A computed fold for a 348-nucleotide part of an RNA from an uncultured prokaryote, annotated as small-subunit ribosomal RNA, central domain. The prediction has a mean pLDDT of 88. RNAcentral holds the full RNA, with entries from ENA. Rfam family: Bacterial small subunit ribosomal RNA. Its family is annotated with ribosome and structural constituent of ribosome in the Gene Ontology.
Context: one part of a larger RNA
RNA sequence: CUGGGCGUAAAGAGUACGUAGGCGGCUUUUUAAGUCAGGCGUGAAAUCCCGGGGCUCAACCUCGGAACUGCCUCCAAAACUGCCAGUCUCGAGUCCGGGAGAGGUGAGUGGAAUACCUAGUGUAGAGGUGAAAUUCGUAGAUAUUAGGUGGAACACCAGUGGCGAAGGCGACUUACUGGACCGGUACUGACGCUGAGGUACGAAAGCGUGGGGAGCAAACAGGAUUAGAUACCCUGGUAGUCCACGCCGUAAACGAUGAAUGCUAGAUGUUGGGAAGCUUGCUUUUCAGUGUCGUAGCUAACGCGUUAAGCACCCCGCCUGGGGAGUACGGUCGCAAGAUUAAAACUC
Numbered sequence: 001c002u003g004g005g006c007g008u009a010a011a012g013a014g015u016a017c018g019u020a021g022g023c024g025g026c027u028u029u030u031u032a033a034g035u036c037a038g039g040c041g042u043g044a045a046a047u048c049c050c051g052g053g054g055c056u057c058a059a060c061c062u063c064g065g066a067a068c069u070g071c072c073u074c075c076a077a078a079a080c081u082g083c084c085a086g087u088c089u090c091g092a093g094u095c096c097g098g099g100a101g102a103g104g105u106g107a108g109u110g111g112a113a114u115a116c117c118u119a120g121u122g123u124a125g126a127g128g129u130g131a132a133a134u135u136c137g138u139a140g141a142u143a144u145u146a147g148g149u150g151g152a153a154c155a156c157c158a159g160u161g162g163c164g165a166a167g168g169c170g171a172c173u174u175a176c177u178g179g180a181c182c183g184g185u186a187c188u189g190a191c192g193c194u195g196a197g198g199u200a201c202g203a204a205a206g207c208g209u210g211g212g213g214a215g216c217a218a219a220c221a222g223g224a225u226u227a228g229a230u231a232c233c234c235u236g237g238u239a240g241u242c243c244a245c246g247c248c249g250u251a252a253a254c255g256a257u258g259a260a261u262g263c264u265a266g267a268u269g270u271u272g273g274g275a276a277g278c279u280u281g282c283u284u285u286u287c288a289g290u291g292u293c294g295u296a297g298c299u300a301a302c303g304c305g306u307u308a309a310g311c312a313c314c315c316c317g318c319c320u321g322g323g324g325a326g327u328a329c330g331g332u333c334g335c336a337a338g339a340u341u342a343a344a345a346c347u348c
Base pairs, nucleotide, nucleotide: 003320004319005318006317007302008301012316014201015200016199017198021194022193023192025088027086028085031082033081034080035077038074039073041071042070049065050064051063052062053061054060091191092188093187094186095184096183097182098181103177104176105175106174107173108172109171110154115149116148117147118146119145120144121143125136126135162169163168206247207246208245209244210243211242215241216240220236221235222234223233258315261312262311263310266293267292268291269290270289271288272287273286274285275284276283277282278281297304298303321348322347323346330341331340332339333338
């Protein structure tokens, strides 16, 4: 390499859109590129293989055959793939009617709580811990009442509930807006699937500029603990966390499980629709999601099991002993941090 694999042993890209490419539904016709049958020519010799022969044998030499699995060309076939021209409706999409949703963006509003400020009451403690101390407090704290300011987050509802491609999304109102689902079956008529490059999105932390700053809190300071304590505990506390714009592009970005389609026992919850029946709030049934258990089958086992890790097909990504190393060098990107691509020597 062929091959064999990718939930946990090495291995699914964080996710989507999409270019080239690869693959592609039913049916009719054409063609003959692929495909298949036969023929002609060629495929130098030597070599290889088979059978003879010659050196005493062998290596070696030599004769004949086969082979040279290929290419060109002629004729023929038309099932399959392709091409040409049509057809169809099951795939895909459009239309109409519905209901569900923390889907996204902007604007506005609300209550609880924390903190601070002002004023009243009130007096010696408060706070904190395993125990303490640092700390706050007679310049009146803690507690309590009234008023105000400001920022951030939205208790209950809340649910292996919902929505979203993933990241993710949770107070309320409103404007704009994306997608999915169910029913009807009116329309288009294969318009599809995947997707190297590419493009877009992408938690947290971090970076740039300008705001904001209540709480929390890396760093830092102090108090404890301890043999020590650069920690765990306590008192403080700055970046940051928040907003706008622009970068970064990574995560145990996880279901550690790529996308699409078809087929293959069931049982039982739950979410959103539909249909039928009647006793009108239940039963049966059917789509689409989301869980648990489980048959066949699969698996090294664990387990998976119509939401497959089963049986197939198609396209992409990735793996090939451990360490060295996701490192060096070079390239690309970035303000930087760094990201990405990605070895070898050596060693076991």